[in-house]
RNA sequence: AACGAUGUUUUCUAGGGUUCCGUAUCGAAAGGUAGUCUGGUCCGAGAGAAAACGCACGACUUAUUGUUGUGACACGGAAGGAUAAAAGCCUGGGAGAU
Numbered sequence: 001a002a003c004g005a006u007g008u009u010u011u012c013u014a015g016g017g018u019u020c021c022g023u024a025u026c027g028a029a030a031g032g033u034a035g036u037c038u039g040g041u042c043c044g045a046g047a048g049a050a051a052a053c054g055c056a057c058g059a060c061u062u063a064u065u066g067u068u069g070u071g072a073c074a075c076g077g078a079a080g081g082a083u084a085a086a087a088g089c090c091u092g093g094g095a096g097a098u
Stems, first nucleotide, its partner, number of pairs: 007053006015043002020040002022037001023034004055071006073093001075096001079091003
C1' cells in the first nucleotide's frame, strides 16, 4: 500500500424515543397537555444473542456432491442525516487510534 465470505436473511436483546394505543392530568363535552409516563405498537446493533442458508478446512460416503465435524477477528469520537421522534439506526468496519 492492496485485497478480503470481515457473507446474507429472519427472529430477538441491550438500547431508543413519542406517530398510534394505553396511562396520568385538565375539561361539562369536543378536545388539550405530559415520554419530567412502568408499558403495548414502533425503531433497533459491523464491533450483542440465536436460527436457517452459506463460506474455509477435514473426515466419511451409496459417487449424488450427499452426510458430518471444526473454525471465523473487531479499540473508536465529534458532527451531520432519516423517520412522529430518538438511539449502539444511517453516513460508518468512516475519521482517528493500535
Description:
Model confidence (mean pLDDT): 83 of 100. This is a predicted structure of a 98-nucleotide RNA (Guanidine-I riboswitch aptamer) from Paenisporosarcina cavernae. The RNAcentral record of the sequence draws on Rfam. It matches the Rfam family "Guanidine-I riboswitch aptamer". Rfam describes the family as follows. This family represents a conserved RNA structure found upstream of the ykkC and yxkD genes in Bacillus subtilis and related genes in other bacteria. The function of this family is unclear although it has been suggested that it may function to switch on efflux pumps and detoxification systems in response to harmful environmental molecules.